[in-house]
Formats: sequence, C1' cells, structure tokens
RNA sequence: GGCUGUGUAGCACAGUGGAAGUGCGAUUGGCUACGAACCAAUAGGUCGCAGGUUCGAAACCUGCCUCAGUCG
Repeated sequence: GGCUGUGUAGCACAGUGGAAGUGCGAUUGGCUACGAACCAAUAGGUCGCAGGUUCGAAACCUGCCUCAGUCG
C1' cells in the first nucleotide's frame, strides 16, 4: 500500500429504515446491629468523524480516522 472486518452507556455486547436496549458496574432507597447478598428505583448515549440518500438513518451510500486480521 490492496482487501476484509470492527467502532453503540464506565466495561462486555444486542439492535439491518419508524429513532437505542440487555448484563455487569455506579447512585439512591428497602432489608441488616453494620456490611455483603437480596429486592426496588434512578442516572448515564453528538450510536468514531464529516457529507450524501430518504418523509424518516445506529442501520443504506461516499470519504476520513481507530483497532484487528489477511495479502504483497
């Protein structure tokens, strides 16, 4: 350098056109003599960046960037 894949909450991931969810973690409350465990609730997201298509994009198209694989 060519090709392929990857990028979504603090972490691991799901979500293939009607607008974002799960687990763990965090916070608050309950429980307890106090913790842990358990139960309930809450917060946390420019969906890598920019542009395009569309009534509507995390998703489709183009370029760029990150990381991984592969070929030379």

A computed fold for a 72-nucleotide RNA from Tieghemostelium lacteum, annotated as transfer RNA. Its Rfam family is "tRNA". Rfam classes the family as a transfer RNA. Lineage of the source: Eukaryota > Amoebozoa > Dictyostelia > Raperosteliaceae > Tieghemostelium.